[in-house]
RNA sequence: CCUUAUCAAGAGCGGCGGAGGGGACAGGCCCGAUGAAGCCCGGCAACCAGCGCGGUGUACCCGCGUAAGGUGCUAAAUCCUGCGGCGGAUCAGCCGGCAGAUGAGG
Numbered sequence: 001c002c003u004u005a006u007c008a009a010g011a012g013c014g015g016c017g018g019a020g021g022g023g024a025c026a027g028g029c030c031c032g033a034u035g036a037a038g039c040c041c042g043g044c045a046a047c048c049a050g051c052g053c054g055g056u057g058u059a060c061c062c063g064c065g066u067a068a069g070g071u072g073c074u075a076a077a078u079c080c081u082g083c084g085g086c087g088g089a090u091c092a093g094c095c096g097g098c099a100g101a102u103g104a105g106g
Base pairs, nucleotide, nucleotide: 001106002105003104004103005102006101007100012041014040015039016038020031021030022029025082026081027080028079042074043073044072047070048069050066051065052064053063054062055061078099083096084095085094086093
């Protein structure tokens, strides 16, 4: 970089740490000394792998379960908007797209 699946659920009143943080830009709106980022521990989930059960008589296939492995995640919808459509409407709301994040494959 390409392909593909998912993205409104879930997850601590712990320790260290000290001022910032919510990916970048812009505009909002929030979180933060009643302690941000980061690290550790704990936890969540179940994408991949493993294991078990079933479809089935085989399986590298499918489904269900499990959670000791590999990632990931652990304020708010991917915090919201930024392009297009619907909407009487530069409102709200809804739908789609772009971009992004994560997994798996290339």
Notes: This is a predicted structure of a 106-nucleotide RNA (SAM riboswitch aptamer (S box leader)) from a chicken gut metagenome. Model confidence (mean pLDDT): 81 of 100. Rfam family: SAM riboswitch aptamer (S box leader). About the family: The SAM riboswitch is found upstream of a number of genes which code for proteins involved in methionine or cysteine biosynthesis in Gram-positive bacteria.